[in-house]
RNA sequence: UGGGAGAUAGUUCAAUGGUAGAAUUCUCGGCUCUGAACCGAGCGAUCGGGGUUCGAGUCCCUGUCUCCCAG
Numbered sequence: 001u002g003g004g005a006g007a008u009a010g011u012u013c014a015a016u017g018g019u020a021g022a023a024u025u026c027u028c029g030g031c032u033c034u035g036a037a038c039c040g041a042g043c044g045a046u047c048g049g050g051g052u053u054c055g056a057g058u059c060c061c062u063g064u065c066u067c068c069c070a071g
Stems, first nucleotide, its partner, number of pairs: 001070007010024004018054001026042005047063005
């Protein structure tokens, strides 16, 4: 420099253009003499900007960053 892939709860991962979910962490409650484990409930996120669309995590453009390949 060229090509490709990716960016979503604190973390690891989902999500046919139509209510953003799960596990784990954390908080509260239950259980226990206390704690761990276990059970129940709750909080918490779409990388920045713009466009298309009735509707965008998803499609398009652009920027930033990460990874891979080639030179």
Transfer RNA from a Candidatus Zixiibacteriota bacterium, 71 nucleotides, folded computationally. Lineage of the source: Bacteria > Pseudomonadati > Candidatus Zixiibacteriota. It matches the Rfam family "tRNA". Rfam links the family to the GO term triplet codon-amino acid adaptor activity. The family's RNA type in Rfam is transfer RNA.